[in-house]
Molecule: Bacterial large signal recognition particle RNA
Organism: soil metagenome
């Protein structure tokens, strides 16, 4: 060195999550890799590997290490974009409100503006007139078997009798009661009033009056002052998402180099 049978060892790996911590199932890359049966309020394990049971290959293209490359993945801070919360008028911008000037086009004004002063309304209160309504008086009607009231037929009762008593029914009359009248009369109340009268408030509005004698009020647009206020942007802080680039770990495929038996014949 060749041959045979064996052994160690293999038969995928890798990454985030989970865990004390590891391996695995479940998610995701990678690619082509034995076969059953477990495993998310899970399985099995405690130092290196899923556990259990089978099958195969076997010292190398298959095993074992070291390096490169790098497909995926975590982390970390930064940029840029979008959602959301919150915060603060602060340099600022829109948007509000308020003033001054300017431009523009209009009303109103010498048939007297703005304006200033009176007077009167509107506004409040009191109390009056009318009205309206309600209640009550007044007026009608009608209204008691007996417990109202006159008169009491007939009947009763006392009387020797003259007379006398109480008294139903009928008639008249009335009390509460019921009903109507609202013509009058009181009180009482209001979403009432082309009434009227005191009284207060006001100067804002309307209408008159006098004084004075030329402007004056809206609407648009421009600039500036100046306030208030977190509606929006813009600032500031904070919390997600998404993208880019950078640094940082692990890191599959894939390349490179190196290591690794035992027993027999030849």
């Nucleotide at each position: 060195c060749c041959g045979u049978g064996c052994u160690a060892g293999g038969c995928g790996g890798g990454g985030a999550g989970g865990u004390a911590g590891c391996g695995g199932u479940g998610c995701c890359c990678u690619g082509a890799a034995u076969c059953c049966g477990c495993a998310a309020u899970c399985c099995g394990c405690u130092c290196u590997a899923g556990c259990g049971g089978g099958g195969c290959c076997g010292a190398a293209u298959u095993c074992c290490c070291c390096c490169c490359c790098g497909a995926g993945g975590g982390g970390c801070g930064u940029c840029g974009g979008c959602u959301c919360c919150g915060g603060g008028g602060u340099c600022g911008g829109c948007g509000c409100g308020c003033c001054g000037c300017c431009c523009g086009g209009g009303g109103c004004g010498u048939c007297g503006a703005u304006g200033g002063c009176c007077c009167g309304g509107u506004c409040c209160c009191g109390a009056g007139c009318g009205g309206u309504g309600g209640c009550g008086g007044c007026c009608c009607g009608u209204g008691a078997a007996c417990c109202a009231g006159g008169u009491c037929a007939g009947g009763u009762c006392c009387g020797g009798a003259a007379g006398g008593a109480a008294g139903c029914a009928g008639c008249c009359u009335u009390a509460a009661g019921c009903g109507g009248c609202c013509c009058c009369c009181g009180c009482c109340a209001g979403g009432c009033g082309c009434c009227a009268c005191g009284g207060g408030a006001u100067c804002g509005c309307c209408g008159g009056g006098c004084c004075g004698g030329a402007g004056u009020c809206g609407c648009g647009g421009g600039c500036g002052a100046c306030g208030a206020g977190a509606g929006c942007c813009a600032c500031c802080g904070g919390a997600g998402c998404c993208g880019g680039a950078g640094c940082u770990u692990c890191g599959a495929c894939g390349g490179g180099g190196g290591g690794u038996g035992c027993a027999c014949g030849g």